Predicted 3D model of a 70-nucleotide RNA (transfer RNA) from a marine eukaryotic metagenome.
RNA sequence: GGGCCGUAGCUCAAUGGGAGAGCACCUGGUUUGCAACCAGGGGGUUAGGGGUUCGAGUCCCCUCGGCUCC
Numbered sequence: 001g002g003g004c005c006g007u008a009g010c011u012c013a014a015u016g017g018g019a020g021a022g023c024a025c026c027u028g029g030u031u032u033g034c035a036a037c038c039a040g041g042g043g044g045u046u047a048g049g050g051g052u053u054c055g056a057g058u059c060c061c062c063u064c065g066g067c068u069c070c
Base pairs, nucleotide, nucleotide: 001069002068003067004066005065006064009023010022011021012020017054025041026040027039028038029037047063048062049061050060051059
């Protein structure tokens, strides 16, 4: 210097128009108790900044970080 990536505690989704799933966490049920299971619940500056747009996680620019190639 080129390419890919950055979203919940972790792993990852999300056609420019409701930010979600699994696991984890909390509460309740079940059990003598634990685990498993069932029901419910909490948790987000979508790396940071700017721009385009009626509207940006998504498109454009800059910065930071990670992986990879030269």
Its Rfam family is "tRNA". Rfam links the family to the GO term triplet codon-amino acid adaptor activity.
Its mean pLDDT, the model's own confidence on a scale to 100, is 83.